Context: one part of a larger RNA
RNA sequence: CUGGGCGUAAAGCGUCUGCAGGUUUUUAGGUAGGUGUAUUGUCUAAGCCCUCAGCUUAACUGAGGAAAGGCAGUAUAAACCGCUUAAAUAGAGUUUGUUUGGGGGAGCUGGAAUUCUCGGUGGAGGGGUGAAAUCCAUAGAUAUCGAGAGGAACACCAGUCGCGAAGGCGGGCUCCUGGAACACAACUGACACUAAGAGACGAAAGCAUGGGUAGUCAACGGGAUUAGAGACCCCGGUAGUCCAUGCCGUAAAUGUUCCUUGCUAGCUGGUUUGACUUUUUAGUUAGGCCGGCGUAAGCUAACGCGUUAAGCAAGGCGCCUGGGGAUUACGACCGCAAGGUUAAAACUC
Numbered sequence: 001c002u003g004g005g006c007g008u009a010a011a012g013c014g015u016c017u018g019c020a021g022g023u024u025u026u027u028a029g030g031u032a033g034g035u036g037u038a039u040u041g042u043c044u045a046a047g048c049c050c051u052c053a054g055c056u057u058a059a060c061u062g063a064g065g066a067a068a069g070g071c072a073g074u075a076u077a078a079a080c081c082g083c084u085u086a087a088a089u090a091g092a093g094u095u096u097g098u099u100u101g102g103g104g105g106a107g108c109u110g111g112a113a114u115u116c117u118c119g120g121u122g123g124a125g126g127g128g129u130g131a132a133a134u135c136c137a138u139a140g141a142u143a144u145c146g147a148g149a150g151g152a153a154c155a156c157c158a159g160u161c162g163c164g165a166a167g168g169c170g171g172g173c174u175c176c177u178g179g180a181a182c183a184c185a186a187c188u189g190a191c192a193c194u195a196a197g198a199g200a201c202g203a204a205a206g207c208a209u210g211g212g213u214a215g216u217c218a219a220c221g222g223g224a225u226u227a228g229a230g231a232c233c234c235c236g237g238u239a240g241u242c243c244a245u246g247c248c249g250u251a252a253a254u255g256u257u258c259c260u261u262g263c264u265a266g267c268u269g270g271u272u273u274g275a276c277u278u279u280u281u282a283g284u285u286a287g288g289c290c291g292g293c294g295u296a297a298g299c300u301a302a303c304g305c306g307u308u309a310a311g312c313a314a315g316g317c318g319c320c321u322g323g324g325g326a327u328u329a330c331g332a333c334c335g336c337a338a339g340g341u342u343a344a345a346a347c348u349c
Stems, first nucleotide, its partner, number of pairs: 004320003007303002012317001014201004021194003025088007033081002035077009049065006091191001092188004096183005103177007110154001115149007125136002162169002206247006215241002220236004258316006266293012298305002322349003331342004
């Protein structure tokens, strides 16, 4: 390499868009590039196969023939692949109507709570813990009432819930905007699938500049605990957490399960759309999405999966090839940096 694989053994890119490439529905005509058949030329010899011959036989050797295949040409076939012409509608899409959601962006706004400030009442503790102490408090704390400031997050509703490609998204209102589903017709007529390279998005932390800072809180300080305590517990507390703009590009980015299409018993729940029905709080039925069970078949090393497949098939991409060395070195590219991406070998078991 071939073969074999990728839920858990090594292995699915974090996700999507998409150029090239690969693959691609039905019918009819044409063509003859692929494909099939025949034939011509040519392809050293030997070998394999057949016939004959030479060593006493065989092995071996010699002579002749055949076969298969390559290349080039000619003729022919037209099912399939390709190309081309014409058409079709089951894939894909568009229009119309209805519905849906915590999808995205911007602005405005609400109440509860924490903290702080001011004022009133009040007068000795409060706080914290396993127990304490550091800490706060007669310069009046804690508690309680009133007023104000400011930041962040949105209790209940809330759900095995909904939406989104993923990351993710939850107070209310307005504006802008993406998607999905269903119904009925009409339209386009293969416009499709996948996708190397490429591009876009991408939690948290981190970085740059400027704001903001209530709570919380790496670092740091203190009190405890302890043999020690660089921790767990407690009192403080700065970056950060928040906003704007720009970077970073990684996660157990997980369903550890790539995308698309078709086929293969069920039972049960949620959500959403339509049709029918007097069980109208509902029932029956047809779709979309999200769950659960665990069964039939099947698969699996087992666990388990099982119409949401890890079953049966097809198309395309990515990836794996003993453990360590090594999510490394060197180089290259990217980054302000932190670092990221790509990615070995010696050696060793």